[in-house]
Molecule: transfer RNA
Organism: uncultured Bacilli bacterium
This record gives sequence, structure tokens and C1' cells, in this order.
RNA sequence: GGGGCCAUAGCCAAGUUGGUAAGGCAUGGGACUGCAACUCCCCGAUCGCCGGUUCAAGUCCGGCUGGCCCCU
Repeated sequence: GGGGCCAUAGCCAAGUUGGUAAGGCAUGGGACUGCAACUCCCCGAUCGCCGGUUCAAGUCCGGCUGGCCCCU
């Protein structure tokens, strides 16, 4: 220099054809309890950044950033 894959909540992670972004763990609040533990209930994400396409973008397109890998 060329190419491929990945980026979604504090952490893990689904989202297959474009149509209101699942779930688990943790934190916090509440119930229960004499106090706790266990258990149960409740609470969170404009999806790495910028732009484009579209009535509508996590999803499609371009660029950039970061990580991993391959080729020369």
C1' cells in the first nucleotide's frame, strides 16, 4: 500500500426481508424479613462518528475512527 471481519446499555448479547431495539448479569428503588440472605416487582440504550438513499435506517450506500486478521 491492498483486502476481509467486527463496533448495539456498566458487562455479555439478539435483532435473518428496512417498519416503534429482545434477553441475561451487575448497579439503583420497592416488596418480603426482627436484621439479612433467597425470592418477587420496577427502572435504562437517538445502535462508534459524519454524510447519503428512503415516507421510514441498528439494518442499505460512501467516508472517517478504533480493534482483530490476511496479502504484498